Predicted 3D model of an 86-nucleotide RNA (c-di-GMP-I riboswitch aptamer) from a Bacillota bacterium. The sequence was found by an Rfam model in a public genome assembly. Rfam family: c-di-GMP-I riboswitch aptamer. Gene Ontology term of the family: cyclic-di-GMP binding.
RNA sequence: UUACGUCAAAGGCAAACUCGGCAAAAGCCGGGGACGCAAAGCCACGGGUCUAAAGCGCUAUGCGCCAUGAUCGCCGGGCUGCCGAG
Numbered sequence: 001u002u003a004c005g006u007c008a009a010a011g012g013c014a015a016a017c018u019c020g021g022c023a024a025a026a027g028c029c030g031g032g033g034a035c036g037c038a039a040a041g042c043c044a045c046g047g048g049u050c051u052a053a054a055g056c057g058c059u060a061u062g063c064g065c066c067a068u069g070a071u072c073g074c075c076g077g078g079c080u081g082c083c084g085a086g
Stems, first nucleotide, its partner, number of pairs: 004084002012037002017032006035073001041079003045076003048071003055065004
């Protein structure tokens, strides 16, 4: 330096649930909490999935379509990074 990581040490993150806030929703942020994670650090670039406010359509108290919304803890890709056989 590259690859790899079952067992080390130092640390790190935090699912469900819950409380508060934001949002049309999906979901996100903060507190509590730990199911897990060696990139569960970062980027929506490709695919997937979720939502459907605005918009469009219709046989219209509704229904359908639609991402410009969301997810990197769904998969792939890109960038960066701690430890080093305990």